[in-house]
RNA sequence: AUCUAUCCGUCGGGGUGCCCUAGGGGGCUGAGAGGUGCGUGCACCGACCCGUCGAACCUGAUCCGGGCAAUACCGGCGUAGGGAACGGGUAUCUUUGUGCA
Numbered sequence: 001a002u003c004u005a006u007c008c009g010u011c012g013g014g015g016u017g018c019c020c021u022a023g024g025g026g027g028c029u030g031a032g033a034g035g036u037g038c039g040u041g042c043a044c045c046g047a048c049c050c051g052u053c054g055a056a057c058c059u060g061a062u063c064c065g066g067g068c069a070a071u072a073c074c075g076g077c078g079u080a081g082g083g084a085a086c087g088g089g090u091a092u093c094u095u096u097g098u099g100c101a
Base pairs, nucleotide, nucleotide: 001095004091005090006089007088008087009086010085011051012050013049014048017028018027019026020025034045035044036043037042038041057082058081059080063076064075065074066073
């Protein structure tokens, strides 16, 4: 010096489903299914996750198989295609260069 891990700072990306109830609210999975506003599908904020070592997340997908009260709930799809980063500190290992003995 490099590789890796981790911490800090700033920046950015993403999703918010299924079911029950008159309502309030409750149940399932998960890291996360939240709040507010209004133009009712968008925005903002919070938490969470992820940032090229990229399965965070999107497309394929009104997909296929298995379960479930139901749902990407699980698996396939997936050695498919997309997809958002810089700086500094610390530590270990590997590799390389230089000097000394």